[in-house]
RNA sequence: UUUAGUAAAGGGCAAACCUGCCAAAAGGCAGGGACGCAAAGCCGAGGGUCUAAAGCGUUUGUUGCGCCAUGACAGCCUAGCUGCCGAU
Numbered sequence: 001u002u003u004a005g006u007a008a009a010g011g012g013c014a015a016a017c018c019u020g021c022c023a024a025a026a027g028g029c030a031g032g033g034a035c036g037c038a039a040a041g042c043c044g045a046g047g048g049u050c051u052a053a054a055g056c057g058u059u060u061g062u063u064g065c066g067c068c069a070u071g072a073c074a075g076c077c078u079a080g081c082u083g084c085c086g087a088u
Base pairs, nucleotide, nucleotide: 004088005085012037013036017032018031019030020029021028022027035075041081042080045078046077047076048073049072050071055067056066057065058064
């Protein structure tokens, strides 16, 4: 210097759920809370998944129903970028 992630240390993140706020929703943010995580750090480029407001279609019309991402998910996988420790 690097590999691994079976060692140790110091730390880090935070699922479900609850409360508040934002959003049409999916979901997000903050606080609490820990199921887990060695990239559970960043990135929505490819696949996948969720939602369907607007729009389009349907309908005499309303409701409703169908299609659709320009909305989301990085704690689903791949690609890309960065990074702590590091026994042996």

c-di-GMP-I riboswitch aptamer from Desulfitobacterium dichloroeliminans, 88 nucleotides, folded computationally.
Taxonomically the source falls in Desulfitobacterium (Bacteria, Bacillati, Bacillota, Clostridia).
The sequence is in RNAcentral, with records from Rfam and Ribocentre.
The prediction has a mean pLDDT of 84.